Predicted 3D model of a 385-nucleotide RNA (Bacterial RNase P class A) from Leucobacter rhizosphaerae. Its mean pLDDT, the model's own confidence on a scale to 100, is 77. It is recorded under the gene name rnpB. RNAcentral holds the sequence, with entries from ENA. Lineage of the source: Bacteria > Bacillati > Actinomycetota > Micrococcales > Leucobacter. It matches the Rfam family "Bacterial RNase P class A". Rfam classes the family as a ribozyme. Rfam describes the family as follows. Ribonuclease P (RNase P) is a ubiquitous endoribonuclease, found in archaea, bacteria and eukarya as well as chloroplasts and mitochondria.
[in-house]
RNA sequence: UGGGUCGGUGAGACGGUCGCGUCACGGCGUCACGCGAGUGACAGAUGUGCCGAGGAACGUCCGGGCUCCGCAGGGGAGAACGGUGGGUAACGCCCACCCGGGGCAACCCGCGAGAAAGUGCAACAGAGAGUAGACCGCCGGCGGUGCUUCGGUGCCGCAGGUAAGGCUGAAAGGGUGGUGUAAGAGACCACCGGCGUCCGUGGUGACACGGGCGGCCAGGUAAACCUCGUUCGGAGCAAGGCCAGACAGAAGACGAUGACGCGCCCCGCCGAGUCUUCGGGUAGGCCGCUAGAGGGUACUGGCAACAGUGCCCCGAGAGAGAUGACCGUCACCGCGGGUCUACGGACCGGCGGGACAGAACCCGGCGUAUGAUCCGGCCCAUUCC
Numbered sequence: 001u002g003g004g005u006c007g008g009u010g011a012g013a014c015g016g017u018c019g020c021g022u023c024a025c026g027g028c029g030u031c032a033c034g035c036g037a038g039u040g041a042c043a044g045a046u047g048u049g050c051c052g053a054g055g056a057a058c059g060u061c062c063g064g065g066c067u068c069c070g071c072a073g074g075g076g077a078g079a080a081c082g083g084u085g086g087g088u089a090a091c092g093c094c095c096a097c098c099c100g101g102g103g104c105a106a107c108c109c110g111c112g113a114g115a116a117a118g119u120g121c122a123a124c125a126g127a128g129a130g131u132a133g134a135c136c137g138c139c140g141g142c143g144g145u146g147c148u149u150c151g152g153u154g155c156c157g158c159a160g161g162u163a164a165g166g167c168u169g170a171a172a173g174g175g176u177g178g179u180g181u182a183a184g185a186g187a188c189c190a191c192c193g194g195c196g197u198c199c200g201u202g203g204u205g206a207c208a209c210g211g212g213c214g215g216c217c218a219g220g221u222a223a224a225c226c227u228c229g230u231u232c233g234g235a236g237c238a239a240g241g242c243c244a245g246a247c248a249g250a251a252g253a254c255g256a257u258g259a260c261g262c263g264c265c266c267c268g269c270c271g272a273g274u275c276u277u278c279g280g281g282u283a284g285g286c287c288g289c290u291a292g293a294g295g296g297u298a299c300u301g302g303c304a305a306c307a308g309u310g311c312c313c314c315g316a317g318a319g320a321g322a323u324g325a326c327c328g329u330c331a332c333c334g335c336g337g338g339u340c341u342a343c344g345g346a347c348c349g350g351c352g353g354g355a356c357a358g359a360a361c362c363c364g365g366c367g368u369a370u371g372a373u374c375c376g377g378c379c380c381a382u383u384c385c
Stems, first nucleotide, its partner, number of pairs: 001381008012330007020052002023049004028044001029042005054356001058367002061365005066236004073266003078232005083097005098112001099110004113227002118225002120221002135166002137162003141158007174192006193217001195214008240287004249278006261269001294313008332353004337348004
């Protein structure tokens, strides 16, 4: 210098004009109470002041806190997850490592238990797709026939042997060499690969390395059933609690032989009303509600995720509804133009651009969307010293 790979930053700043929402205060209006001065209420309008979205607030895909339902015992069913060790409140998340695959490398990818428990499935092609398979080929035998130097040999047919070679396919039941044979074949042997098992060494472990023995060898698929292991009760802030207020019941079903009450069964508790349909009524206020597994920084421990301690910081909280628009200056990016030049550049002015998206109980993740800029680590190649 070029290429690659991994990670981070960031989501413009200031000023002005207008607008929207909560809250506080002021005067005004309306209503109520009071003889009155006045007091109280108002989601009435108005003035002033403070404050007013995000890195993803999003999707609602996981995990928790919180709340209620028998505080939650047993069974069955169902669901999710799946290398090992750690982190965490928890996780399907994160970190480190192992194994497999890709890359020269940095690094990336893996829904990574079990296919020698059982069942199922595999389009097309092909003889044969899982108890393998004779289409071509190879081999000897028998029959017919042609040639013959009488040793044989060619062709056709028949019933056989054969998985070495060909052919089909994503995949054809270990590989190479030899022995053997009519031809062949783990039929047998040597080496290699893989599997099972036993042992040694290293590691917390997944596993790695080395050695012995065994049988010649075991195909794929579990985001198919299934098996093994681990975890999981359900519903959700419209949860739930308090205050105030309104109304009208009717019909049917079941029930002390136990109704009705967490999806089911048991168990336990409760002990008389319950359920369904139709009809009637209210639909106001307050709490929950935001300071939290919160953020930043320094130090300590740890490879890391993360944890601990000290200091500092934290002004949306709604009616399911607000949080915006325009103008100016500056900064950033892109594209033209002009002047000067010592050719490195300097100065002047113009036009255009800024995304994705919008809190509603709160956190931790994952996934997805996103205009442009800037910064850093590492790897490879090349050049110079």